A computed fold for a 72-nucleotide RNA from an Elusimicrobiaceae bacterium, annotated as transfer RNA.
Rfam family: tRNA.
The sequence is in RNAcentral, with records from ENA.
[in-house]
RNA sequence: GCAGGUAUAGCACAAUGGUUAGUGCGUCGGCCCUCCAAGCCGAGGAUGCCAGUUCGAUUCUGGUUACCUGCU
Numbered sequence: 001g002c003a004g005g006u007a008u009a010g011c012a013c014a015a016u017g018g019u020u021a022g023u024g025c026g027u028c029g030g031c032c033c034u035c036c037a038a039g040c041c042g043a044g045g046a047u048g049c050c051a052g053u054u055c056g057a058u059u060c061u062g063g064u065u066a067c068c069u070g071c072u
Base pairs, nucleotide, nucleotide: 001071002070003069004068005067006066007065010025011024012023013022018055027043028042029041030040031039048064049063050062051061052060
């Protein structure tokens, strides 16, 4: 330098154009318990960035940034 892939919550992952963006672990609060743990209930927290297409974009397209892999 070229090609491909990935980017969603603190971490690991879902969501194949639609109706509140969900799940597990973790965090916080409550219940339970003599206390702790476990268990149950609840809360907060996210679509890398900029554009485009569309009635509607996490999803499709272009660019860009970061990371990973391969080639040179």
NCBI's taxonomy places the organism under Bacteria, Pseudomonadati, Elusimicrobia, Elusimicrobiales, Elusimicrobiaceae. The coordinates come from a structure-prediction model, not an experiment, and the mean pLDDT is 81.